[in-house]
RNA sequence: AUCUCGGCCACGCCGAAUCCGGUCAGGUGCCGGGGCGGGGGACCCGAACACCAGGGGCGAAUCCCGGACCUUGACCGGGUAGAGCACCUUCCAGCUCGAGCCCGUCAGCUAACCCCGUAGGCCUUGAGGAAGGUUGAG
Repeated sequence: AUCUCGGCCACGCCGAAUCCGGUCAGGUGCCGGGGCGGGGGACCCGAACACCAGGGGCGAAUCCCGGACCUUGACCGGGUAGAGCACCUUCCAGCUCGAGCCCGUCAGCUAACCCCGUAGGCCUUGAGGAAGGUUGAG
C1' cells in the first nucleotide's frame, strides 16, 4: 500500500414503531403525555335458508403448477395478486420480497364510547433514465 474479517458512529432503508416530560447519581428500567398505528362498538345499509367447511385479526406477503414425500414427511423448484429500493408523483429499466404470528367458537359496516401497540431487522461506494413539481443553497 492492497485485500479480507469484526466492532462502533454517521448518512440512510423496511416497518405504525417516534418525540417530550417525570422518577433516578445515571439508565436500555418505571410512569405520564403528544404524534403515529391497530382492534372492538348503534341507528341506517348489508347479511339472513340448507349441505360441506367453524370463524376472525395484524401484515405487501394471496393464489396456482410441478417434483419429492406420504410416518423415511411437512422439503425443493417455477410462477402470481400484491409490496420495497436515497426529495415527491408518474412512466421506462434493473434488483429484491411475496414471510410469520395472534384470537379462541366470537366480532359485517358503524357516531358516541371502550381497548391495545409504539417492536424488531438491515446498510459501506451502493442511491439508474425521462417528464413535471417541491425544497434548500449561491
Predicted 3D model of a 138-nucleotide RNA (c-di-AMP riboswitch aptamer (ydaO/yuaA leader)) from an Actinomycetota bacterium. The sequence was found by an Rfam model in a public genome assembly. NCBI's taxonomy places the organism under Bacteria, Bacillati, Actinomycetota. The coordinates come from a structure-prediction model, not an experiment, and the mean pLDDT is 78. The model forms 96% of the base pairs in the Rfam consensus.